[in-house]
RNA sequence: AGGGGAGUAACUCAGCUGGUAGAGUAUCGGUCUCCAAAACCGAAAGUCGCAGGUUCGAUCCCUGUCUCCCCUG
Numbered sequence: 001a002g003g004g005g006a007g008u009a010a011c012u013c014a015g016c017u018g019g020u021a022g023a024g025u026a027u028c029g030g031u032c033u034c035c036a037a038a039a040c041c042g043a044a045a046g047u048c049g050c051a052g053g054u055u056c057g058a059u060c061c062c063u064g065u066c067u068c069c070c071c072u073g
Base pairs, nucleotide, nucleotide: 001072002071003070004069005068006067007066010025011024012023013022019056027043028042029041030040031039049065050064051063052062053061
């Protein structure tokens, strides 16, 4: 330098042919318990790496760019 993959909640990851973004763990609150743990119920937590474009509408399509991994030279 060229090619490919990944980037979504604090962490690990889903998200179908474009239609208002979810799960588990963790955190907080509650029930239970003498107290705690476990279990159960609930809540909060997101500029979907960043910037543009297309579209009525973009995590998804297109362009550029940043970080990490792999391959080629």

A computed fold for a 73-nucleotide RNA from a bacterium, annotated as transfer RNA. The prediction has a mean pLDDT of 84. The sequence was found in a public genome assembly. Its Rfam family is "tRNA". Rfam classes the family as a transfer RNA.